This is a predicted structure of a 129-nucleotide RNA (SAM riboswitch aptamer (S box leader)) from Salipaludibacillus agaradhaerens. Model confidence (mean pLDDT): 82 of 100. Rfam family: SAM riboswitch aptamer (S box leader). Rfam links the family to the GO term regulation of gene expression. The source organism's lineage runs through Bacteria, Bacillati, Bacilli, Bacillaceae and Salipaludibacillus. The RNAcentral record of the sequence draws on Rfam.
């Protein structure tokens, strides 16, 4: 530093230290001297690791259950490795449908933090290069 899968709507402080800035970009809206970012303490539990008790497949052994090993999975408990601790990843960006109001005689055009769905873009966490 790119790639490949998964997962993002749940969860987490009235604490110290700092002092002006943050919420990844874009556009919006917000947060923030009733104290941002950073660091320390606490907490959450999402991946990977442990642990504990099921369920299914598979191999070995003495043919069956029993033994053992192993994969996939399921519920917990713990919190080592990262990670996270306003707002759905805050909400949007690019397409497709639909709604709704508004302008038209109509076709059909415009808006819209409307709704749905697939992308993109990002963020974490395993793997390998």
């Nucleotide at each position: 530093u790119g790639c490949u899968u998964a997962u993002c709507a749940a969860g987490a402080g009235a604490g110290g230290u700092g002092g002006a800035g943050g919420g990844a970009c874009u556009g919006g809206c917000c947060c923030g001297a009733c104290g941002a970012a950073a660091c320390c303490c606490a907490g959450c539990a999402a991946c990977c690791a442990g642990u504990g008790a099921g369920a299914a497949g598979a191999a070995g052994u003495a043919a069956u259950a029993u033994c053992u090993u192993u994969u996939u999975u399921u519920c917990g408990c713990a919190a080592g490795g990262u990670g996270c601790u306003a707002a759905u990843u805050c909400c949007u960006g690019c397409a497709a449908a639909g709604a709704u109001u508004c302008a038209u005689u109509a076709c059909u055009g415009a808006a819209u933090g409307c709704u749905u769905u697939g992308g993109g873009a990002g963020a974490u966490a395993a793997g390998g290069a």